This is a predicted structure of a 72-nucleotide RNA (transfer RNA) from a Patescibacteria group bacterium.
It matches the Rfam family "tRNA". The family's RNA type in Rfam is transfer RNA.
RNA sequence: GCUGGUGUAGCUCAGUGGUAGAGCAACGCUUUCGUAAAGCGUGGGUCGGUGGUUCAAAUCCACUCACCAGCU
Numbered sequence: 001g002c003u004g005g006u007g008u009a010g011c012u013c014a015g016u017g018g019u020a021g022a023g024c025a026a027c028g029c030u031u032u033c034g035u036a037a038a039g040c041g042u043g044g045g046u047c048g049g050u051g052g053u054u055c056a057a058a059u060c061c062a063c064u065c066a067c068c069a070g071c072u
Stems, first nucleotide, its partner, number of pairs: 001071007010024004018055001026042005048064005
């Protein structure tokens, strides 16, 4: 230098055009003499960034940033 992949909640990951989710973690409540465990509930995201297509984009396209792999 070229090619491909990944980027979504604190962490691990789903989500192939129509209101962004799960598990764990955090917080609150119940239970207990107390702790753990268990049960119930709550909050937490401008979907890496910019632009484009579309009535509508996490999703499609272009560029760009970070990381990983391959080739040279």

The organism belongs to Bacteria candidate phyla, within Bacteria. The sequence was found in a public genome assembly.